Predicted 3D model of a 72-nucleotide RNA (transfer RNA) from a Gammaproteobacteria bacterium. Taxonomically the source falls in Gammaproteobacteria (Bacteria, Pseudomonadati, Pseudomonadota).
[in-house]
């Protein structure tokens, strides 16, 4: 220099173009003498940044940034 993949909650990851979710973690309550386990509930997201297409974008297109890999 060329190419491919990835970027979504604190972590690991889902999500036909039609109201963004799960597991773990965190917090509260229940249970227990207490802790763990278990049960119930809650908080937590400018979906990496910007622009475009569309009635509507996490998803499609362009661009920038970061990470990983392949080729040279």
């Nucleotide at each position: 220099g060329g190419g491919u993949g990835c970027u979504u909650a604190g972590c690991u990851c889902a999500a036909c173009g039609g109201u963004a979710g799960a597991g773990c973690g965190u917090c509260g309550c229940c249970c227990u003498u207490a802790c763990a386990a278990g049960g119930c509930g809650a908080a937590g997201g400018u979906u990496g940044g910007g622009g475009g297409u569309u009635c509507g974008a996490c998803a499609c297109c362009c661009u920038c940034a970061g990470c990983a890999c392949c080729c040279a």

It was read from a public genome assembly. It matches the Rfam family "tRNA". It is annotated as a transfer RNA. Rfam links the family to the GO term triplet codon-amino acid adaptor activity.